[in-house]
RNA sequence: GCUUUGGAAAGGCAAACUCACUGAAAGGUGAGGACGCAAAGCCACCGGUCUGAAAGUUUUCUAAGACAGCGGGGUUGCCAAC
Numbered sequence: 001g002c003u004u005u006g007g008a009a010a011g012g013c014a015a016a017c018u019c020a021c022u023g024a025a026a027g028g029u030g031a032g033g034a035c036g037c038a039a040a041g042c043c044a045c046c047g048g049u050c051u052g053a054a055a056g057u058u059u060u061c062u063a064a065g066a067c068a069g070c071g072g073g074g075u076u077g078c079c080a081a082c
Base pairs, nucleotide, nucleotide: 004081005080006079007078012037013036017032018031019030020029021028022027035069041075042074043073045072046071047070048067049066050065051064055062056061
C1' cells in the first nucleotide's frame, strides 16, 4: 500500500418530535433532540415509493419535483484484526 472481516477504544452521523425559514405539495435548510446506523459520507444510473402547482385535456392522467435513513449500483473514507 491492497484485499477481506469487524467496530473494542477514540471518534462520526443523526430518526421521531419541537421551534424558525422556505416550497403549490412531497420535501428541504438551521437550532434543539437521539430512534438507530460500519459508510445513516457523496452520486438520481436502474427499480421502487411520495407529491401533483401550472399547463394540456376532460378520462382524470401526465410534466416536473422529492426521497441516498427503501433496495441495487458507482465512488471516497477512520481505527483494529487476519